About this RNA: The prediction has a mean pLDDT of 84. This is a predicted structure of a 72-nucleotide RNA (transfer RNA) from a bacterium. Its Rfam family is "tRNA". Rfam links the family to the GO term triplet codon-amino acid adaptor activity. Rfam classes the family as a transfer RNA. The sequence was found in a public genome assembly.

[in-house]
């Protein structure tokens, strides 16, 4: 220098064109003589970045950042 892969909530992470969802952490409240366990509720994402197709992108296309891997 060249090719892949991946990026989503504090972490792990689903979503492959039509309202972004669990798990766990986090906070309230239940239950308990208290804790922990359990149960329930609520917050919490401008989908790495700009751009472009679309009536509509996390999602398709181009560019870049950033992080692993190959391959000179």
């Nucleotide at each position: 220098g060249c090719c892949g892969a991946u990026g989503u909530a504090g972490c792990u992470u689903a979503g492959a064109g039509g309202u972004a969802g669990a798990g766990c952490a986090a906070u309230c409240g239940a239950u308990u003589c208290g804790u922990a366990a359990u149960c329930g509720a609520u917050a919490g994402g401008u989908c790495g970045u700009g751009a472009g197709u679309u009536c509509a992108a996390a999602u398709c296309u181009c560019a870049c950042c950033a992080u692993c891997g190959g391959c000179a």